[in-house]
Context: one part of a larger RNA
RNA sequence: CUAAUCUGGCUAAGGGAAAUCGGCAAAUUGGCCCCGUAACUUCGGGAGAAGGGGCGCCUCUCUGGGUGAGAUCAAAUCUGAUGGAGCCCGGGGAGGCCGCAGUGAAAUGGCUCUGGUGACUGGUUAACAAAACCACAGGUCUCUGCAAAGCCGUAAGGCGAUGUAUAGGGGCUGACGCCUGCCCAGUGCCGGAAGGUUAAAGGGACGUGUUAUCCCCCUCGGGGGAGAAGCUCUGAACUGAAGCCCCGGUGAACGGCGGCCGUAACUAUAACGGUCCUAAGGUAGCGAAAUUCCUUGUCGGGUAAGUUCCGACCCGCACGAAUGGCGUAACAACUGGAGCACUGUCUCAACGAGGGACCCG
Numbered sequence: 001c002u003a004a005u006c007u008g009g010c011u012a013a014g015g016g017a018a019a020u021c022g023g024c025a026a027a028u029u030g031g032c033c034c035c036g037u038a039a040c041u042u043c044g045g046g047a048g049a050a051g052g053g054g055c056g057c058c059u060c061u062c063u064g065g066g067u068g069a070g071a072u073c074a075a076a077u078c079u080g081a082u083g084g085a086g087c088c089c090g091g092g093g094a095g096g097c098c099g100c101a102g103u104g105a106a107a108u109g110g111c112u113c114u115g116g117u118g119a120c121u122g123g124u125u126a127a128c129a130a131a132a133c134c135a136c137a138g139g140u141c142u143c144u145g146c147a148a149a150g151c152c153g154u155a156a157g158g159c160g161a162u163g164u165a166u167a168g169g170g171g172c173u174g175a176c177g178c179c180u181g182c183c184c185a186g187u188g189c190c191g192g193a194a195g196g197u198u199a200a201a202g203g204g205a206c207g208u209g210u211u212a213u214c215c216c217c218c219u220c221g222g223g224g225g226a227g228a229a230g231c232u233c234u235g236a237a238c239u240g241a242a243g244c245c246c247c248g249g250u251g252a253a254c255g256g257c258g259g260c261c262g263u264a265a266c267u268a269u270a271a272c273g274g275u276c277c278u279a280a281g282g283u284a285g286c287g288a289a290a291u292u293c294c295u296u297g298u299c300g301g302g303u304a305a306g307u308u309c310c311g312a313c314c315c316g317c318a319c320g321a322a323u324g325g326c327g328u329a330a331c332a333a334c335u336g337g338a339g340c341a342c343u344g345u346c347u348c349a350a351c352g353a354g355g356g357a358c359c360c361g
Base pairs, nucleotide, nucleotide: 005355006354007353009351014347015346018345023342031055032054033053034052035051040045042175056097057096058095059094060093061092062091063090064089065088066087067086071082072081073080074079098102110340111339112338113337114336115335116334117332118331122134123133138173139172140171141170142169143168144167150159151158152157176327177326178325179324181257182256183255186254187253188250189249190248191247192246195245196244197243201239202238207233209231210230213226214225215224216223217222258276259275260274261273262272285319286316297313298312299311300310301309
């Protein structure tokens, strides 16, 4: 120095997502007025849905609103009334003019269809995550009768609350709609108090040590034995609460919710039967799902072609009913799929600017 690279730009033939995990990014759209606007819906919405048309300047004309002069009348002091010029702010109609283009620049939504999840507005990982996480109104269970329960503190004291069960604390769920099945054997909680067990304590039986005394032996030094009271050590029976055992209740408490074999006049399947086990054997609804291993299950749809997607089926490895089940209008920088428009994402690169690179120090 060139290529390449990074940052931020501009343009674009023909094509138009072929790029890519993915239309990421960019482009499209964009303002105001008018027309027009679907499914669905909690009747509010959806909706700026979608989709169309108009927009500048000049002349003429019609017209709305505001202000209100000269003048006229009354009054003849103040002032009031009639009237409508001029000016200001708009709206409509007709004709004409120019450019590729009139919201002439700038600011200024791309749209539609269909799933999942969460109802929503809101909050969150200060500095890689804004979400399906948290919260939320609403639901439900439970505790608490007031010096409340609960919490902080050794305490005094304080919060709860200058509140009082329509209140306050805790747990779970999470708008709304339709609903929320069976099991109390285990664990927890609540209730019960007859019986069993059971602490301290009470209670003191039997026993231990010591010896006043007594007995025996004796080498007269002593040795052995028994042993009251007191003191000492030990301490049985018996009495003795809650708890536990026990008896009940309780699931929007922790939780759990089967196996094998056979059976219908094609086959297949099994409404049906048998048997074993269990506390009880999964109800409604949903289902290859944010859950399905086998699995790219099978069928249908969409594509020329679809491991994704949508609709079905049901053999649910291993959904399931407030660790809620299934739906749901609206909402979402959420997440999956499809399309229209549009484009340098790409086919396939071009141009110009700046930085590092390079040179000097």

Large-subunit ribosomal RNA, domain IV from a Chloroflexota bacterium, 361 nucleotides, folded computationally. The source organism's lineage runs through Bacteria, Bacillati and Chloroflexota. The full RNA is in RNAcentral, with records from ENA. Rfam family: Bacterial large subunit ribosomal RNA. Model confidence (mean pLDDT): 86 of 100.